RNA sequence: GGGAGUUUGGUCUAGUGGUAUGAUUCUCGCUUAGGGUGCGAGAGGUCGUGGGUUCAAUUCCCGCAACUCCCC
Repeated sequence: GGGAGUUUGGUCUAGUGGUAUGAUUCUCGCUUAGGGUGCGAGAGGUCGUGGGUUCAAUUCCCGCAACUCCCC
């Protein structure tokens, strides 16, 4: 220098156009003599970033960034 892939709450993860799923974590409550387990409720996402297409974009298109791999 050329090519391919990945990027989603603190962490991990599902999601092939209609405002994002689950686990874990944290907080509160119930249960207990207390703790753990269990149960219930809640908190936590500008879906890497900037544009484009569309009535509507995590999803489609382009640029950029970070990381991984292949070729030279």